[in-house]
RNA sequence: CAAUCGAAGAGUUUGAUCCUGGCUCAGAUUGAACGCUGGCGGCAUGGCUAAAACAUGCAAGUCGAACGCGAAAGCACUUCGGUGCAAGUAGAGUGGCGAAAGGGCGAGGAACACGUACCUAACGUGCCUUCAGGUAAGGGAUAGCUCAUGGAAACGUGUGGUAAUACCUUAUAAUCUCAACGCUUCGUAUGUAGUGUUGAGCAAAGGCUUGCUGCCUGAAGAUCGGGGUGCGUCCUAUCAGCUUGUUGGUGAGGUAACGGCUCACCAAGGCGAAGACGGGUAGCGGGUGUGAGAGCAUGACCCGCCGCAUCGGGACUGAGACACUGCCCGGACUCCUACGGGAGGCUGCAGUAACGAAUAUUCCGCAAUGCGCGAAAGCGUGACGGAGCAAUGCCGCGUGUGGGAUGAAGCAUCUAGGUGUGUAAACCACUGUCAGGGUUUAGGAAUUUUGACCAGACCCAAAGGAAGAGCCGGCUAACUCUGUGCCAGCAGCCGCGGUAAUACAGAGGGCUCAAGCGUUAAUCGGAAUCACUGGGCUUAAAGGGUCCGCAGGCGGAUCGGCAAGUACCGUGUGAAAUACCAUGGCUCAACCAUGGAAUUGCUCGGUAAACUGCCAAUCUUGAACACGGUAGGGGCCAUCGGAACUCUAGGUGGAGCGGUGAAAUGCGUAGAUAUCUAGAGGAACGCCAGAGGCGAAGGCGGAUGGCUGGGCCGUUGUUGACGCUCAGGGACGAAAGCAUGGGUAGCGAACGGGAUUAGAUACCCCGGUAGUCCAUGCCCUAAACGAUGUGCACUAGGUCGCGGAGGUUUUGACGCCAUCGCGGCUGAAGUUAAAAUAUUAAGUGCACCGCCUGGGGAGUACGGUCGCAAGGCUAAAACUCAAAGGAAUUGACGGGGGCUCACACAAGCGGUGGAGCAUGUGGCUUAAUUCGAAGCAACGCGAAGAACCUUAUCCAGGGCUUGACAUGCACGGAUUAUUGAUCCGAAAGGUGAUAAACGCUCUCUGAGUGGAACGUGCACAGGUGCUGCAUGGCUGUCGUCAGCUCGUGCUGUGAAGUGUCGGGUUAAGUCCCUUAACGAGCGAAACCCCUAUCCCUAGUUGCCAGCGAGUCAUGUCGGGGACUCUAGGGAGACUGCCGGCGUCAAGCCGGAGGAAGGUGGGGAUGACGUCAAGUCCUCAUGGCCUUUAUGCCCUGGGCUGCACACGUGCUACAAUGGCAUGGACAGAGCGACGCAAAGCGGCGACGUGGAGCAAAUCGCACAAACCAUGCCCCAGUUCGGAUUGUAGUCUGCAACUCGACUACAUGAAGUUGGAAUCGCUAGUAAUCGCGUAUCAGCUACGACGCGGUGAAUAAGUUCCUGAGCCUUGUACACACCGCCCGUCACGUCAUGGGAGCCGGGAGCACCCGAAGUGGUAGUAAUUCAGCUAUCCCUACGGUGAGCUCGGUGACUGGGACGAAGUCGUAACAAGGUAGCCGUAGGGGAACCUGCGGCUGGAUCACCUCCUUU
Repeated sequence: CAAUCGAAGAGUUUGAUCCUGGCUCAGAUUGAACGCUGGCGGCAUGGCUAAAACAUGCAAGUCGAACGCGAAAGCACUUCGGUGCAAGUAGAGUGGCGAAAGGGCGAGGAACACGUACCUAACGUGCCUUCAGGUAAGGGAUAGCUCAUGGAAACGUGUGGUAAUACCUUAUAAUCUCAACGCUUCGUAUGUAGUGUUGAGCAAAGGCUUGCUGCCUGAAGAUCGGGGUGCGUCCUAUCAGCUUGUUGGUGAGGUAACGGCUCACCAAGGCGAAGACGGGUAGCGGGUGUGAGAGCAUGACCCGCCGCAUCGGGACUGAGACACUGCCCGGACUCCUACGGGAGGCUGCAGUAACGAAUAUUCCGCAAUGCGCGAAAGCGUGACGGAGCAAUGCCGCGUGUGGGAUGAAGCAUCUAGGUGUGUAAACCACUGUCAGGGUUUAGGAAUUUUGACCAGACCCAAAGGAAGAGCCGGCUAACUCUGUGCCAGCAGCCGCGGUAAUACAGAGGGCUCAAGCGUUAAUCGGAAUCACUGGGCUUAAAGGGUCCGCAGGCGGAUCGGCAAGUACCGUGUGAAAUACCAUGGCUCAACCAUGGAAUUGCUCGGUAAACUGCCAAUCUUGAACACGGUAGGGGCCAUCGGAACUCUAGGUGGAGCGGUGAAAUGCGUAGAUAUCUAGAGGAACGCCAGAGGCGAAGGCGGAUGGCUGGGCCGUUGUUGACGCUCAGGGACGAAAGCAUGGGUAGCGAACGGGAUUAGAUACCCCGGUAGUCCAUGCCCUAAACGAUGUGCACUAGGUCGCGGAGGUUUUGACGCCAUCGCGGCUGAAGUUAAAAUAUUAAGUGCACCGCCUGGGGAGUACGGUCGCAAGGCUAAAACUCAAAGGAAUUGACGGGGGCUCACACAAGCGGUGGAGCAUGUGGCUUAAUUCGAAGCAACGCGAAGAACCUUAUCCAGGGCUUGACAUGCACGGAUUAUUGAUCCGAAAGGUGAUAAACGCUCUCUGAGUGGAACGUGCACAGGUGCUGCAUGGCUGUCGUCAGCUCGUGCUGUGAAGUGUCGGGUUAAGUCCCUUAACGAGCGAAACCCCUAUCCCUAGUUGCCAGCGAGUCAUGUCGGGGACUCUAGGGAGACUGCCGGCGUCAAGCCGGAGGAAGGUGGGGAUGACGUCAAGUCCUCAUGGCCUUUAUGCCCUGGGCUGCACACGUGCUACAAUGGCAUGGACAGAGCGACGCAAAGCGGCGACGUGGAGCAAAUCGCACAAACCAUGCCCCAGUUCGGAUUGUAGUCUGCAACUCGACUACAUGAAGUUGGAAUCGCUAGUAAUCGCGUAUCAGCUACGACGCGGUGAAUAAGUUCCUGAGCCUUGUACACACCGCCCGUCACGUCAUGGGAGCCGGGAGCACCCGAAGUGGUAGUAAUUCAGCUAUCCCUACGGUGAGCUCGGUGACUGGGACGAAGUCGUAACAAGGUAGCCGUAGGGGAACCUGCGGCUGGAUCACCUCCUUU
């Protein structure tokens, strides 16, 4: 100098958001354990479990300077008997001191045990220090020892004799002790201190080295103890009352000492909600861990205190014990035994076994520090000092340092180029910490002696001996490959894994720590998640149902006093160690030392007097009272009234009534319902009536009277803080329910019946009992709600209603103004998670009470208490989940609402569903009937052509293996392309006679070489194999619906909103207006194509009006461009014009003109997205699988199979028709592997024929319906054409399975189609034919186009379906095909009850009663000791009745969880009967019903109020 530092969050509820709220993680720590690994040293630490049991050794002795005894080995001498030394030694004994310390452990104990501060005038204290005085005279024993003797032993018994600092007697003696009588000091006091007189009583030990040390008495000190008090010290009230020595007194005993400590007597007290008593748990403190702190948790090591020593009891000795290694007794256990008896106590140090996840050596030494004894030397000391073991912790060091790129190899990966590991290694140079070996001695050692162990210095050698663990999805630093395939596994939370896993396992790489790293367990933190610092309660958990009120808490104004709280100053204490600071010592650090600061506390003293408190006095504003008014469904009792209803009697009347969605049960010809008259009865009180009034709440409604509580207003007075709140307590407390007695009209749980329904223990209907009503007594709960405790004060307004009393106008009325109280709405600031709230606060403060702490289990069990019962109040745990929840947002949905649209319905026309056939699908069948498509949006779909081929490994069979097809490499040889005979074969294929070929060069009957081909081999090909849930692309669908978004700004904490809403309008988010929005994009529209009108241009193959020519006839020819037409270009349509409506708008309606009118008609065009929609079999493609086969080739079969069901079609059922004959009019296409004319043959399919035509030229090609005429005459027909037979034609290698067509014959069902269902709004439906693609042919009646003829109906939106927008509810978000409840069944787990059974604990009563203290009596005779008997107390033990805790228990109750079990559908939307609360009854179950209550109910209407104008 300094001791003053110091606070972080994240993951997880949701589609997303904010909030509430729990769970989890990151940090630090440990007497730890476990897994993998492990070089050295220093300093610490190390049985947390069985206070369960212990073998063995040691852990308390010492003193000859208290005392008497007293060896032996050995040596020497010897007369061999012994003697001397050893030696007065060893040794035991008497005696003294010590053994009560030191060391261990934490069972018990919730207590003056501990901590702290005091008191002791109520006490003791050996050894030690100081002072004063003394130490005289005697005596008798006894142990050891000797002899004898008992016993297995332990251990005794007797005889004889002996010493003392052992023991006894006497003497002396005080300032000692006691008694009596005084005086003084101090103290609140019992008393204390000092002192005086008299009397009584009590001591001693000697020893030796002769100057030391003992001994006795007294006083003082020091030390160590005993006792008392204040304050502090865990959980539980599901422990609320406890106590008889209990509380106090008097007396006595006892103790060092006070005291019910003990006893006798007396009194009846004492403690308790500030928690007694009981139960559970626990050694306490200094401290330790954590934390910013306050706190929370903890009490190993070290220090202080307490308690304990095998369990229980007891005393003895002593200064000190009721004594860890002393004694006695009892119990359990162990050991010895000769069975008669004995011995023992590791919770000392080591060690054993046991327990356990788990904790060390049967080590060395008294060298140091201390302790005991001794005069001392010294002896003893498992205290202690050291070493050993253990990474158990903290600290330090090392495992090398520098250079070194061809970026080696290996490994991993790859986009195949590369990249990573990586200067890392190899290699070169250097160093020597540590470990190892050797030599030596500073230090721990002090005045002499003394080192168990540690340590210092120097030398030697060699990079040699020394790195692992965890992790890598997020939190959380760190990423790839392979394997696996909801398996194996991981996981702290969220969660990974079902074929592309950064999450499992392995590998490469990386990250973090490092001789350690992880895991588990535990504590604090984060957690403001028990909130003192520092939280909340309208809806998230949480305000008591309401009021009164004792205790308690809090309390108006002024003055004076006191000083308890409070503040400041001082005093003593707060042990040391620890923590902090400074300095110092080990090389540093850990560690240690010295000094300081701190120890926030308590005690005592002083000062202050503002505030709180207390005492005293005063005041009026809080509170209350008096007086005068006033409103009211406030309460209780009695009486009265009318309407309605039911019943009874009578009259009229005559067939139904009643009830429902529709019905039925029910009532009625024995006369109902209806109607009239009369009577009876009970319950409730219409209109007034109102978010209006009153009450504390529950609640209160006809009128009148009586009794009675409270409020408000006004005016002056009175009292003088009398107040506020309120645990416990008391009173009141809807409905239902209970008890007794009445009453009972209507209604109406239960119950009966009828319906509905799959069922209907319900909803609906017909009846109907308790009950509802009254009196009295219980019950005490509700969504008892404003889900908002009570009181007081303060903080903008506006407006309405109710009650009062003023002012204004001369009075009055209506008004207006200001005011007090109550009840509502709206709204500023503020608050709030938001919704909202806002002078009636959920704002700002104060006072007091109640309540909450994740969800479930559960408001349940057990216990207690109340109740007649039902049940109420109080109120857990095990177990289980990672959420449960609030408000708001966006969607989706609703058997919610509003607006709008669509062939959605309605209005119409025609169909399907019935028949036959065609075709597709399902199913069935089969060797195979290949595969896909599955509500709309699969099913005449992929397939715009299955006899073979197609065609698919779909089936049977036969073959090939680098392959039917592609590329590359290597080798080969001249094989080869091509022609391919023969043979086998169903073919493919196999076999292979024979003939013979290409380019280039050269040295040319030949040789070489090249490409393609061939063969062999290797890479690879191939796959219509799997996965459309790995994908691309393409497509369907909502839907040609009008939507889907963005930028900036603004609003909101935010998700989000606004824009995009609203008013109009449109086909349209089309446009207009308004507007915190302004703009923009993708869609809509437009742009594109076809078509409808006109114009211009052009005029062949098309056209032909006019002119000419020709023909039986025809644009046939010349010619023409007028027309039609062809195909290029333009024009035209824009609500442009007029009228009306409309906001001077957008636009709508009507009209004119026009070929066309409001998008003219049609097409192409399909937003953001949805359906894991469809397609791996068009194609492409990841991954997987296959490779003499799932590839390839071939023959034959199948895809066509037929009890059946469905979809889509065709043809019909006939006369608006059929048949026959004759006649007329299109468009768009196609044609050379083709269309094919004329002519001829055939009844016909077709054959023959071949002109013409690459086509506005020729052909297909006659269009049909239609028109005209005739026949048929309503029938299974001249309708209908299936089926079958026969005979044919055509295509094709081939028509058996399995083609089409033709002719003749045959002539089925069917007479207009049930429930249901489809299409269509105009050139549409309906109807009629024609063409094309595919294709050898065809199953085409399909598909795609083309034209001909050509309607009806609607101008609306109630309903069905779908869609769009706005709004509302939601427990849905995989989004209603959602979510979700309960019984039952099965499995697992924990738990309650339970006849009992078992065990523990604490008491009570009684019995027994060891040892022992104390007492009494006797004996003993001098006394004591002893002995005998006995009394009180009492351990252990026993018996009994209970209490309490735990275990177990047949059976039983509910609870939690579990994969896709069963039954229903209760709740969430109006959840299809709105839901919920309380209560009662009923029911398989969720639940249903009655009564009362709530809105935390949707929807519509009305009333009222509010806001704005």
Record summary: Small-subunit ribosomal RNA from a Phycisphaeraceae bacterium, 1509 nucleotides, folded computationally. The RNAcentral record of the sequence draws on ENA and SILVA. Model confidence (mean pLDDT): 83 of 100.